[in-house]
RNA sequence: GCGCCGUCUCGCAAGGGACGACGCGCGAGGAAAGUCCGAACUCCGCAGAGCGGGAUGCUGGCUAACGGCCAGUGGGGGCGACCCCAAGGAUAGCGCCACAGAAACAUACCGCCCGCGCGGCGCGCAUACGCCGCGCGAGUAAGGGUGAAAUGGUGAGGUAAGAGCUCACCAGCGGUCAGGUGACUGGCCGGCUGAGGCAAGCCCCAUUUGGAGCAAGGCCGAACAGGAGGAGUGGUCGUCGGGUUCGCCCGGCGGCCCGCGGGUGGCUCGCCCGUCACCCUCCGGGUUGGCUGCUGGAGGCGACGGGCAACCGUCGUCCUAGAGAGAUGAUUGCCGCCCGGCGCGUCGUGAGGCGCGCCGGGAACAGAAUUCGGCUUAC
Numbered sequence: 001g002c003g004c005c006g007u008c009u010c011g012c013a014a015g016g017g018a019c020g021a022c023g024c025g026c027g028a029g030g031a032a033a034g035u036c037c038g039a040a041c042u043c044c045g046c047a048g049a050g051c052g053g054g055a056u057g058c059u060g061g062c063u064a065a066c067g068g069c070c071a072g073u074g075g076g077g078g079c080g081a082c083c084c085c086a087a088g089g090a091u092a093g094c095g096c097c098a099c100a101g102a103a104a105c106a107u108a109c110c111g112c113c114c115g116c117g118c119g120g121c122g123c124g125c126a127u128a129c130g131c132c133g134c135g136c137g138a139g140u141a142a143g144g145g146u147g148a149a150a151u152g153g154u155g156a157g158g159u160a161a162g163a164g165c166u167c168a169c170c171a172g173c174g175g176u177c178a179g180g181u182g183a184c185u186g187g188c189c190g191g192c193u194g195a196g197g198c199a200a201g202c203c204c205c206a207u208u209u210g211g212a213g214c215a216a217g218g219c220c221g222a223a224c225a226g227g228a229g230g231a232g233u234g235g236u237c238g239u240c241g242g243g244u245u246c247g248c249c250c251g252g253c254g255g256c257c258c259g260c261g262g263g264u265g266g267c268u269c270g271c272c273c274g275u276c277a278c279c280c281u282c283c284g285g286g287u288u289g290g291c292u293g294c295u296g297g298a299g300g301c302g303a304c305g306g307g308c309a310a311c312c313g314u315c316g317u318c319c320u321a322g323a324g325a326g327a328u329g330a331u332u333g334c335c336g337c338c339c340g341g342c343g344c345g346u347c348g349u350g351a352g353g354c355g356c357g358c359c360g361g362g363a364a365c366a367g368a369a370u371u372c373g374g375c376u377u378a379c
Base pairs, nucleotide, nucleotide: 002027003026004025005023006022007021008020009018010017029365033376034375036374037373038372039371040370041213042212043211044210048269049268050267051266053209054208055207056206057205058072059071060070061069062068073087074085075084076083077082088204089203093202094201095198096197097196109144110143111140112139114137115136116135117134118133119132120131121130122129152170153169154168155167156166157165171193172192173190174189175188176187177186178185179184217292218291219290220289226283227282228281229280230279232258234257235256236255237254238253239252240251241250242249243248259275260274261273262272263271264270299318300317301316302315303314304313305312306311337362338361339360340359341358342357343356344355345354346353347352
């Protein structure tokens, strides 16, 4: 020097106001950022039902609520302290798994074993036996190859060679018992083992969900300029007036129906409003003023109690910005904090620590705009 509040004084018809005085008066954040969630509050809307769309996704608790927080369960990572998870369903259905590979809801490339046939070798010859090669048939999915993934895994037995074929230990699945509010955990039994993965593919399931936003909204004052177009010559009943060729006709008012228009985030129904104009579309004009919303709250702080915790309860105490192109600024001095150096003293074996003095340097990210609870980012 700047903004607000309160009291007093002056002044004014009143309000507004003042280079006024006073006051232990108040004056940016922990993220004010991002605008990613949730709400309070305001307005719209018969605010309802259905469909569709969106969101969340292990269990329990906290909260006004949340996609948040706390605690736990399961899975993964790490030597460990700890950290991470888009964590319901693949047996409702559809879809994808490139290339490679024989084969990716489908199978045998190389192999292994057996049988038959042919040829060759081993023995002086031959049979028998053994080995090698080729062809055919049958068995096999343990071994090898390909791949992100290949008929649950490892080991043993068994077999002509193999295979849960059998066994042991695991994995999954099913049954049962026990513990836990629950997610789940543990024990026992079962050879049951269909060929997996992806749902941050569509989808299914459970829960949940109006819209717009303080430039929301409310009040006062002032000013202006309206024009064009749009969708019923509809039906029926009652009543009034007029006309009449006595068949009826025309006009006004009221009710009902149909159609049309508007509102209700998208669609349908329902509901409400209007039907010669509520409204809709286009062109054009005026108001860019003032006040309010605007800071007392799901508020802060403290004590005690409950809870593992998040958090909750009781009592007490406090009032902590409210601007409006947007306030808290500039300069100087002193005290303090951090870092480094030097000197003295002291402790220590030492590295070094402590105290005093002096000198030099430094202090991050960053500025409210209705408010609050979170998350994320910067420091």
Bacterial RNase P class A from a soil metagenome, 379 nucleotides, folded computationally. Of the family's consensus pairs, 93% are formed in the model. RNAcentral holds the sequence, with entries from MGnify. The coordinates come from a structure-prediction model, not an experiment, and the mean pLDDT is 76. Its Rfam family is "Bacterial RNase P class A". Rfam describes the family as follows. Ribonuclease P (RNase P) is a ubiquitous endoribonuclease, found in archaea, bacteria and eukarya as well as chloroplasts and mitochondria.